[in-house]
C1' cells in the first nucleotide's frame, strides 16, 4: 500500500522548540497565522473503535446497558464548505455518492 464493516453536525490545551506558511490531494470559496499559525517534544485532556470486568445464568454465544483506561485515535472552525448524482423550475435548502480520517478484521 489493498479489500470488508462501522463512524465522523458531540467533545476535549497549556508549556517548550521552530520561523512562514497552514487548513489531504487539485480547483473555487472561507479561514488561521509573526500577538509566532502548521510541525515536532513534554505534560494534561476528550472520546470510547477494540480488548477487559459486570449485569449474567451449570456453561456458550449473540444484543443492549454499566464500569475502568490496557492498545489505538483525537483536542480551530460538521471530514471548514462547494464540486459528482437526485429532489427542489431558478435560487434556498434537503438526501446521497466520491475521495479522506479513524478503528476492528482479511488474504
Nucleotide at each position: 500500500a489493498u479489500c470488508u464493516u462501522a463512524u465522523c453536525c458531540a467533545g476535549a490545551a497549556a508549556g517548550g522548540c521552530g520561523g512562514a506558511g497552514g487548513g489531504a490531494a487539485c480547483a473555487g470559496g472561507c479561514c488561521c497565522a509573526u500577538u509566532g499559525a502548521u510541525g515536532c517534544c513534554u505534560u494534561a485532556g476528550c472520546a470510547a473503535c477494540c480488548a477487559u470486568u459486570c449485569u449474567u445464568u451449570a456453561g456458550c454465544u449473540a444484543c443492549a446497558g454499566a464500569a475502568a483506561a490496557g492498545g489505538u485515535g483525537c483536542u480551530a472552525a460538521u471530514u471548514c464548505c462547494u464540486g459528482c448524482c437526485c429532489c427542489a423550475a431558478c435560487c434556498a435548502g434537503g438526501g446521497g455518492a466520491a475521495a479522506g480520517a479513524u478503528a476492528a478484521g482479511a488474504a
Model confidence (mean pLDDT): 84 of 100. The RNA shown here (SAM riboswitch aptamer (S box leader)) has 107 nucleotides and comes from a Calditrichota bacterium. The sequence was found by an Rfam model in a public genome assembly. Its Rfam family is "SAM riboswitch aptamer (S box leader)". Gene Ontology term of the family: regulation of gene expression.